[in-house]
Context: one part of a larger RNA
RNA sequence: GACCUGAGCUCAGGCAAGAACACCCGCUGAACUUAAGCAUAUCAAUAAGCGGAGGAAAAGAAAGAAACAUCGAUUGUCAGAGUAACGGCGAGUGAAACGACAAUAGUCCAACUUGAAAAUCUCCCUUUGGAGAAUUGUAGUCUAUAGAAGCGCCCUCUGUGGCGGUCGGAUCCCAAGUUCACUGGAAAGUGGCGUCAGAGAGGGUGAGAACCCCGUCGGAUCUAGACUUAGCUGCUCCACGAGGUGCUUUCCAAGAGUCGGGUUGUUUGGGAAUGCAGCCCAAAAUGGGAGGUAAAUCCCUCCUAAGACUAAAUACCGGCGAGAGACCGAUAGCGAACAAGUACCGUGAGGGAAAGAUGAAAAGAACUUUGAAAAGAGAGUUAAAAAGUGCUUGAAAUUGUUGAGAGGGAAGCGAUUGGAGGCUGUGGGUGCGCCCAGGCUUAUGCGU
Numbered sequence: 001g002a003c004c005u006g007a008g009c010u011c012a013g014g015c016a017a018g019a020a021c022a023c024c025c026g027c028u029g030a031a032c033u034u035a036a037g038c039a040u041a042u043c044a045a046u047a048a049g050c051g052g053a054g055g056a057a058a059a060g061a062a063a064g065a066a067a068c069a070u071c072g073a074u075u076g077u078c079a080g081a082g083u084a085a086c087g088g089c090g091a092g093u094g095a096a097a098c099g100a101c102a103a104u105a106g107u108c109c110a111a112c113u114u115g116a117a118a119a120u121c122u123c124c125c126u127u128u129g130g131a132g133a134a135u136u137g138u139a140g141u142c143u144a145u146a147g148a149a150g151c152g153c154c155c156u157c158u159g160u161g162g163c164g165g166u167c168g169g170a171u172c173c174c175a176a177g178u179u180c181a182c183u184g185g186a187a188a189g190u191g192g193c194g195u196c197a198g199a200g201a202g203g204g205u206g207a208g209a210a211c212c213c214c215g216u217c218g219g220a221u222c223u224a225g226a227c228u229u230a231g232c233u234g235c236u237c238c239a240c241g242a243g244g245u246g247c248u249u250u251c252c253a254a255g256a257g258u259c260g261g262g263u264u265g266u267u268u269g270g271g272a273a274u275g276c277a278g279c280c281c282a283a284a285a286u287g288g289g290a291g292g293u294a295a296a297u298c299c300c301u302c303c304u305a306a307g308a309c310u311a312a313a314u315a316c317c318g319g320c321g322a323g324a325g326a327c328c329g330a331u332a333g334c335g336a337a338c339a340a341g342u343a344c345c346g347u348g349a350g351g352g353a354a355a356g357a358u359g360a361a362a363a364g365a366a367c368u369u370u371g372a373a374a375a376g377a378g379a380g381u382u383a384a385a386a387a388g389u390g391c392u393u394g395a396a397a398u399u400g401u402u403g404a405g406a407g408g409g410a411a412g413c414g415a416u417u418g419g420a421g422g423c424u425g426u427g428g429g430u431g432c433g434c435c436c437a438g439g440c441u442u443a444u445g446c447g448u
Stems, first nucleotide, its partner, number of pairs: 023054001024052004034041001038088001064071002075102004085093002106309003109255001119138001120133005147251002149248005155243003159235005164228004168223006177193001178209001179192004194211002196200001202214003260281007287304005344351002364391001367378004
């Protein structure tokens, strides 16, 4: 220095403009490409770019789908289906409903007359007070599935602890060989003889260890932790209540520069215009929207827009935390097994490496000697230094040294022959004599 770990850097309360961005939402928005050329088309409602968020986001309780004996929020999957449809009807593009499954959950405002009482909220102070907001409207009630009001009928109800449980965390207990022989530096190897097993997952220990150690299996204890629906149990049952249901000559509000129309652009499978946006026009309340061919008239069906919330099923090359692998094994696998987004390069955006291994244990070479030292020569450690610090193994081109051989026609290559050295196999020999045993061989020999 780098890496790892920890601490400090005054600050109640408030703000969150930045970072990150795998998945999500919104905006913006190409071209290469394909069409064997190219302009619509395609690539693509993609990439790059901008903005915003969450653990998910978005969507979501029908101004729905349908045309059935109808279904009933959203999301995702299978299928529908490469279908309907779009398309120089070329290349190509391309849904939805029905059905089945996963998961399921429903709700809240605005808009009326509380009219015998603003019943509401904020701040300060804690005394039950003060200061404000608010009638140009704060509460309660109500939301179309209705609802209110009136008259009836009865029925139902809560919260908070403890124990226990599940998960998380912590601690502890826990079987059986260090048996004999061999090899070796070392036994966990090989051979023999055993043992445990709810444990023969894994790791360590001087080489392949179920039985040496940690663990594993099985079990126990403690929890200021999280959850608690089905288990047990303690206390509390307050009403200023909340909810259900029947009836009625009672009452009954529902979102505007919005819907819709025209036009332009864009988008879509959406085709006399699917959605979106700009501009112009601009509504209604027995109204309005939808019913995939424009318009008129009539009927039928389904919903109720222009306000809002909502878990799960779903997505996830980022982050945090776990587990695994028929994956790679240092030119592989991430660029990065190491002080790697480092060193280095570039003004900058940016580009971007190489680099792992002594040994079981440093026992990392005392001491002597030469030298100024570095280095040697001895000595020593080690199983090994033919393991001496970029040290396991240690290939090749290449270099030095030593040994052998060769020398005109470059070296090299092919064929043939000779020589030298080495290795392997086989045969023979390796002083003479004597004795014993075995084997082989020989014949004009010996025995029968």
RNAcentral holds the full RNA, with entries from ENA. Predicted 3D model of a 448-nucleotide part of an RNA (large-subunit ribosomal RNA, domain I) from uncultured Chlamydomonas. Its mean pLDDT, the model's own confidence on a scale to 100, is 81. It matches the Rfam family "Eukaryotic large subunit ribosomal RNA". A reference for the family is Cannone et al. (2002), "The comparative RNA web (CRW) site: an online database of comparative sequence and structure information for ribosomal, intron, and other RNAs", BMC Bioinformatics. Its Rfam clan is "LSU clan". Gene Ontology terms of the family: structural constituent of ribosome and ribosome. Rfam 15.1 lists 107,465 matches to the family in 2,616 species.